A computed fold for a 75-nucleotide RNA from an uncultured Thermoanaerobacteraceae bacterium, annotated as transfer RNA.
Its Rfam family is "tRNA". Rfam links the family to the GO term triplet codon-amino acid adaptor activity. By type it is a transfer RNA.
It was read from a public genome assembly.
Model confidence (mean pLDDT): 81 of 100.

[in-house]
RNA sequence: GCUGAUGUAGCUCAGUGGUAGAGCAGCUCACUCGUAAUGAGCAGGCCGUCGGUUCAAGUCCGACCAUCAGCUCCA
Numbered sequence: 001g002c003u004g005a006u007g008u009a010g011c012u013c014a015g016u017g018g019u020a021g022a023g024c025a026g027c028u029c030a031c032u033c034g035u036a037a038u039g040a041g042c043a044g045g046c047c048g049u050c051g052g053u054u055c056a057a058g059u060c061c062g063a064c065c066a067u068c069a070g071c072u073c074c075a
């Protein structure tokens, strides 16, 4: 340099153009002799960035950025 994949909550990941979710973690409360267990609840997101298409974009299109893998070149 080329090709591909990935980018969504603190972490791991879902999400068929039509109100952004789960598990774990965190916080509060309850329960318990006690607990890292159990139950109930709360909070947490400019969906990598910038544009485009559309009535409407996490989702479609383009460019760029980052990470990973493969290939190529040089030495």
Stems, first nucleotide, its partner, number of pairs: 001071007010024004018055001026042005048064005